[in-house]
Large-subunit ribosomal RNA, domain IV from Sneathiella sp. HT1-7, 328 nucleotides, folded computationally.

Context: one part of a larger RNA
RNA sequence: CUAUGUUGAAGGAACUCGGCAAAAUGACCCCGUAACUUCGGGAGAAGGGGUACCUCUCUUUGGGCAACCAAUGGGAGGUGGCACAGACUUGGGGGUGGCGACUGUUUAUUAAAAACAUAGGACUCUGCGAAGUCGCAAGACGACGUAUAGGGUCUGACGCCUGCCCGGUGCUGGAAGGUUAAGAGGAGCGGUGAGAGCUGCGAAUCGAAGCCCCAGUAAACGGCGGCCGUAACUAUAACGGUCCUAAGGUAGCGAAAUUCCUUGUCGGGUAAGUUCCGACCUGCACGAAUGGCGUAACGACUUCCCCGCUGUCUCCAACAUAGGCUCA
Repeated sequence: CUAUGUUGAAGGAACUCGGCAAAAUGACCCCGUAACUUCGGGAGAAGGGGUACCUCUCUUUGGGCAACCAAUGGGAGGUGGCACAGACUUGGGGGUGGCGACUGUUUAUUAAAAACAUAGGACUCUGCGAAGUCGCAAGACGACGUAUAGGGUCUGACGCCUGCCCGGUGCUGGAAGGUUAAGAGGAGCGGUGAGAGCUGCGAAUCGAAGCCCCAGUAAACGGCGGCCGUAACUAUAACGGUCCUAAGGUAGCGAAAUUCCUUGUCGGGUAAGUUCCGACCUGCACGAAUGGCGUAACGACUUCCCCGCUGUCUCCAACAUAGGCUCA
């Protein structure tokens, strides 16, 4: 010096991206326990007190014929130690946001998560030799199931909700019309031949799905404006005008896991706060099942704060064990 441990004055997160690591808490009994809540929880919330041994006494249970023995619970008095759950084992706690409801699953070997799944919700296909999937087929799964079933897609407990647009794309429907293949049809025009014939080309007309066309459909893919003016201070614009569109973003939320300008502005917290919390709304570029907004409980998730605690630090020191190094 390295590794693993032990201890440490005063301070106690000043360390650091961040309390990472360590310390602290810890068992049992008694008391006590908030907001919020889906009334189950939250909760071991938090926060207090007790615990060894001896003597006396009361109580309960079991065994025994009985004396008594074994075990349990309570009360009173006393004894010793620095320390009584004396070692080991054995929760640190609280507050506030974000995300995801939850238990679960995942990158075997850098990621455990806010990702995946989930119950629940919705749309859609499928009437049974089902749809769908595998296979060239036979056949098999679906299913020894039958629409309260099975497949696909999206969303993701629960609560309150889920606005407008069908012009484009998709899907579904549509006995008309247009277009349209093979085929049917053969007017007509050829080649050859003496001819009969043989052999080509071929216009009308009739021909399916598809496409065009007409509708419907957004919890289908998706989309959801601009300019100008206006109120008796100013500012702003409930109001008006105009252009464009299929329709111009509703409720709710909002500097957000989304905000560029930006450390926005105001308030809170600190002596001091680019983070955090509460507001504002000027949303570069939120927004309603690519779900919106809330939400108790839960989380080896993540942000910020506080209490306790500490060698994380101020600032390092000593000791133990092993290794290294140097010397002998």

Description
The source organism's lineage runs through Bacteria, Pseudomonadati, Alphaproteobacteria, Sneathiellaceae and Sneathiella. Its Rfam family is "Bacterial large subunit ribosomal RNA". It was read from a public genome assembly.